[in-house]
RNA sequence: UCCCGAAAAGCCAAACCUGCCGCGAGGCAGGGACAGAAAGCGACGGAUCUCCAAGUUUGGAAGAUGGCCGAGCUGCCGAAG
Numbered sequence: 001u002c003c004c005g006a007a008a009a010g011c012c013a014a015a016c017c018u019g020c021c022g023c024g025a026g027g028c029a030g031g032g033a034c035a036g037a038a039a040g041c042g043a044c045g046g047a048u049c050u051c052c053a054a055g056u057u058u059g060g061a062a063g064a065u066g067g068c069c070g071a072g073c074u075g076c077c078g079a080a081g
Stems, first nucleotide, its partner, number of pairs: 003081001004078002011036001016031006034067001040073002044070003047065004051060004
């Protein structure tokens, strides 16, 4: 250094509840913790979902999900091997 994931510190925060924003999928903030070693970043490819148009499976030069997967960029700690 790479693989790897013991321990500790710290990080993050599913469902659910409240408020605000959005037609919606959802987002943000507070509470709350199911989890996570990339659950950090970004929609490039796939996937799923929403909206619109056509009208029955297509199109969008419209969106959402990075806590769905792949690829990309960056990154904390260090026990054994």
A computed fold for an 81-nucleotide RNA from a Desulfuromonadaceae bacterium, annotated as c-di-GMP-I-GGC riboswitch aptamer. RNAcentral holds the sequence, with entries from Ribocentre. Rfam family: c-di-GMP-I-GGC riboswitch aptamer. Its family is annotated with cyclic-di-GMP binding in the Gene Ontology.